[in-house]
Context: one part of a larger RNA
Molecule: small-subunit ribosomal RNA, central domain
Organism: uncultured bacterium
RNA sequence: CUGGGCGUAAAGGGCAUGUAGGCGGCUUUGUAAGCUUGGCGUGAAAUUCCACGGCUUAACCGUGGGAAUGCGUUGAGAACUGCGAGGCUUGAGUGACGGAGAGGGAGCUAGAAUUCCUGGUGUAGGGGUGGAAUCUGUAGAGAUCAGGAAGAAUACCAAUGGCGAAGGCAAGCUCCUGGCCGAUGACUGACGCUGAGGUGCGAAAGUGUGGGGAUCAAACAGGAUUAGAUACCCUGGUAGUCCACACUGUAAACGAUGUACACUAGGUGCUGGGGCGGAUGCUUCAGUGCCGUAGCUAACGUGAUAAGUGUACCGCCUGGGGAGUAUGCUCGCAAGGGUGAAACUC
Numbered sequence: 001c002u003g004g005g006c007g008u009a010a011a012g013g014g015c016a017u018g019u020a021g022g023c024g025g026c027u028u029u030g031u032a033a034g035c036u037u038g039g040c041g042u043g044a045a046a047u048u049c050c051a052c053g054g055c056u057u058a059a060c061c062g063u064g065g066g067a068a069u070g071c072g073u074u075g076a077g078a079a080c081u082g083c084g085a086g087g088c089u090u091g092a093g094u095g096a097c098g099g100a101g102a103g104g105g106a107g108c109u110a111g112a113a114u115u116c117c118u119g120g121u122g123u124a125g126g127g128g129u130g131g132a133a134u135c136u137g138u139a140g141a142g143a144u145c146a147g148g149a150a151g152a153a154u155a156c157c158a159a160u161g162g163c164g165a166a167g168g169c170a171a172g173c174u175c176c177u178g179g180c181c182g183a184u185g186a187c188u189g190a191c192g193c194u195g196a197g198g199u200g201c202g203a204a205a206g207u208g209u210g211g212g213g214a215u216c217a218a219a220c221a222g223g224a225u226u227a228g229a230u231a232c233c234c235u236g237g238u239a240g241u242c243c244a245c246a247c248u249g250u251a252a253a254c255g256a257u258g259u260a261c262a263c264u265a266g267g268u269g270c271u272g273g274g275g276c277g278g279a280u281g282c283u284u285c286a287g288u289g290c291c292g293u294a295g296c297u298a299a300c301g302u303g304a305u306a307a308g309u310g311u312a313c314c315g316c317c318u319g320g321g322g323a324g325u326a327u328g329c330u331c332g333c334a335a336g337g338g339u340g341a342a343a344c345u346c
Base pairs, nucleotide, nucleotide: 004317005316006315007300008299012314014201015200016199017198021194022193023192025088026087027086028085029084030083031082033081034080035077036076037075038074039073040072041071042070049065050064051063052062053061054060091191092188093187094186096184097182098181099180103177104176105175106174107173108172109171110154114150115149116148117147118146119145120144121143125136126135162169163168206247207246208245209244210243211242216240220236221235222234223233258313259312260311261310262309263308266291267290268289269288270287271286272285273284274283275282276281295302296301319346320345321344328339329338330337331336
């Protein structure tokens, strides 16, 4: 390479957008590049294969035939693919009419709670634990009442719920803005699918500069526990946690399941629309759950939200360790990221 695979055994890229490329709906007509089928030329000889013959046989040798899957050239065919021209509306999209939503960005506002500050009442404890101690309090704490300040997060609603490509998104209001769904039928007329590179987005932690700093809390300190205790428990506590801008680019970034399309029993919930209807009802589209038939699967399980049956395109895997290491290249301020071996060993 061929072949086989990728939910859990090795293996789906974190997610999208999109370049090249690959693939591509129905129909008419042309063309004849691919394709199918003839002719001709060539495809050296030797060798190989078949037949016959010559050395007593064989090896060896000779004669004839076949083969030479290929290339060139010249005819024919037109189903399929391609290419050219034309048409169509089912794929795709646009606009009109409705709808739901923590989708994104900015601004403003609110009430609980927490900590701190001030004042009042008030007196001996408070706090913490398995039990304690460190800690805190007669310089008046904790408790309670009133007032004030700050920062962060939004109880209930709340859901097996909704939205988003993924990461993710939750108090309320306003403004700006993306996507989605349904019904009708107008318009464009294949404009599509996938997507190597590229580009953008991308939790937490981390980094830079400047703010902010209530809570919580790596590091650190102390108290315990213990044989020890660089831990688990407790009292403190700095980065950080928050904001702006810039970087980082990784996660069990998980449904451990790439994207798109078509087809293949049902039952039962939920969410958002539409239709029928007098009605608890029936039906249809989009999504989200559970159970389950056939099928698939090593089994577990999956089962119209497929891991079933097919098609297109991409990514990835090829025994364990060595190792996501070394090296080179590249990105990054750094931390580190991307790409990524071998010796050796079992």